[in-house]
Context: one part of a larger RNA
Molecule: small-subunit ribosomal RNA, 5' domain
Organism: Candidatus Binatus soli
RNA sequence: GAACGAACGCUGGCGGCGUGCCUGAGACAUGCAAGUCGUGGGAGAAAGUCGUAGCAAUACGGCUAGUAAACCGGCGCACGGGUGAGUAACACGUGGACAACCUGCCUUGGAGUCUGGGAUAACCCGUCGAAAGACGAGCUAAUACCGGAUAAGACCACGGGAAGUUCGCUUCCUGAGGUAAAAGAUGGCCUCUGCUCCUGCAAGCUAUCACUUUGAGAGGGGUCCGCGUCCUAUCAGCUAGUUGGCGAGGUAACGGCUCACCAAGGCUAAGACGGGUAGCUGGUCUGAGAGGAUGGUCAGCCACACUGGGACUGAGACACGGCCCAGAGUCCUACGGGAUGCAGCAGUCAGGAAUAUUGCGCAAUGGAGGAAACUCUGACGCAGCGACGCCGCGUGGGUGAUGAAGGCCUUCGGGUCGUAAAGCCCUGUCGGAGGGGAAGAAAAGUCUGUUGGCUAAUAUCCAGCGGACCUUUGACGGUACCCUCAAAGGAAGCACCGGCUAACUCCGUGCCAGCAGCCGCGGUAAGACGGAGGGUGCAAGCGUUGUUC
Numbered sequence: 001g002a003a004c005g006a007a008c009g010c011u012g013g014c015g016g017c018g019u020g021c022c023u024g025a026g027a028c029a030u031g032c033a034a035g036u037c038g039u040g041g042g043a044g045a046a047a048g049u050c051g052u053a054g055c056a057a058u059a060c061g062g063c064u065a066g067u068a069a070a071c072c073g074g075c076g077c078a079c080g081g082g083u084g085a086g087u088a089a090c091a092c093g094u095g096g097a098c099a100a101c102c103u104g105c106c107u108u109g110g111a112g113u114c115u116g117g118g119a120u121a122a123c124c125c126g127u128c129g130a131a132a133g134a135c136g137a138g139c140u141a142a143u144a145c146c147g148g149a150u151a152a153g154a155c156c157a158c159g160g161g162a163a164g165u166u167c168g169c170u171u172c173c174u175g176a177g178g179u180a181a182a183a184g185a186u187g188g189c190c191u192c193u194g195c196u197c198c199u200g201c202a203a204g205c206u207a208u209c210a211c212u213u214u215g216a217g218a219g220g221g222g223u224c225c226g227c228g229u230c231c232u233a234u235c236a237g238c239u240a241g242u243u244g245g246c247g248a249g250g251u252a253a254c255g256g257c258u259c260a261c262c263a264a265g266g267c268u269a270a271g272a273c274g275g276g277u278a279g280c281u282g283g284u285c286u287g288a289g290a291g292g293a294u295g296g297u298c299a300g301c302c303a304c305a306c307u308g309g310g311a312c313u314g315a316g317a318c319a320c321g322g323c324c325c326a327g328a329g330u331c332c333u334a335c336g337g338g339a340u341g342c343a344g345c346a347g348u349c350a351g352g353a354a355u356a357u358u359g360c361g362c363a364a365u366g367g368a369g370g371a372a373a374c375u376c377u378g379a380c381g382c383a384g385c386g387a388c389g390c391c392g393c394g395u396g397g398g399u400g401a402u403g404a405a406g407g408c409c410u411u412c413g414g415g416u417c418g419u420a421a422a423g424c425c426c427u428g429u430c431g432g433a434g435g436g437g438a439a440g441a442a443a444a445g446u447c448u449g450u451u452g453g454c455u456a457a458u459a460u461c462c463a464g465c466g467g468a469c470c471u472u473u474g475a476c477g478g479u480a481c482c483c484u485c486a487a488a489g490g491a492a493g494c495a496c497c498g499g500c501u502a503a504c505u506c507c508g509u510g511c512c513a514g515c516a517g518c519c520g521c522g523g524u525a526a527g528a529c530g531g532a533g534g535g536u537g538c539a540a541g542c543g544u545u546g547u548u549c
Stems, first nucleotide, its partner, number of pairs: 001549004006545005013393006019386002021351001026349003030346003035075003040072002048063006082304003092228007101221003106217007114148004123138001125136004154179003158175007184209006193202003230276003237267003242264004247259003279301004283294004306327005329340004357383001359382003365379001366377004396426004406417004430490001432485005440476001445469009493538005498519003504533005514521002
């Protein structure tokens, strides 16, 4: 000099864009943060209101409403969001490998979707319990569950052939065995079939969405390897599943991953083992560079979710707002037993030098579910707070000398603050008042035209292109922006002035009080302390402290 997620002191007008618990991975009151689908399924309220009967209490019925809240089922909850405790490691970065692997949803091909069955929740009845909840009996449905059939292709073991090969095997073709599937829903129609024999119904046909099996793809993941990746030798030897083999188990998959047996190996001064510290990277800061330091915000990867362990479900987890066990903590309890996990967004207490609102909205972007309308979304978009940072703007402009008054200095002549003020003439940024007022919105929906596709079909449906209705959709926000009005009116401080280092005098003090980054000032004329006048530097900031280069 530059930089900062800064803090502290003094001061503080406005706006834009960013940014904000670096400390206790301490503990958490409260609300919200993951739901959705009725076009999978069976059931199904109430308040209220209307009617009828009744003197009334009340009873019954309609609407509410096939709505709400539940239940079975599907998909999602493994994403998104947080944190950096652990980790010196194939964790990360980079480059490769898998002939050793997996992959829901999506795209695109092939082949299918036949026929049966028994349950169960909800519900109703009962029992136990303070509660959380649990148990028993009975009823019922499905795209829930379980049989049977079929098998193009897939898988398993066996045979034949070809190609490749790291000689282990792999790939392709082929033969005969064995194994495993499925689910419907909604709309339309009468061409075929059945019934109706008028034109309608569905078991029929058809469209869409689902379902089963299989091939390929895309995207995602798993595993392995080369190289790179802090300090310490005042850590020198470490190792028994240890190192290798054979066999088995296990996994999506290779492998001591696990186990039995066999051998005695394996690593190490090119630093093993131990100890300390630390998430890694793109980047960021600094520097001419080489390098040094760093990893907050944003992006990629990893790890974690009160602490430790474990598995279940699932395409995917050993699962932040799931389960089980143990531990510590907190809460409820009828003392028998239960409940809970903010390192999600706000917020509270604590700790600390120190870090924000218990805000608005799903309008946009993105995500989950859904055919869609739509619902959910503290992701996100916005607003609020903080000069925390960067950037921009303003606090006025011109004129004005008897150089006013006043302050300070003085050699008492004067000098200086100083065109500075006052006065006169203007302007109108920001702020204030009034008026107008966005873009961010494209979709979606309804109707309709046309082209193409499926089809028996000019139905429907799907895909594309257009038109109409404007029926609509904005949190921010009556914000940005524009116009008008009044008015110099509301808007400057901080540090320094001995040298380094730009800037000097007076008074006070008297080695005192004090200053100080270094050198050093102060003991009676102190340019170094304190005050004043003046000056210098920066400026809505200026200094100090801390840290890095």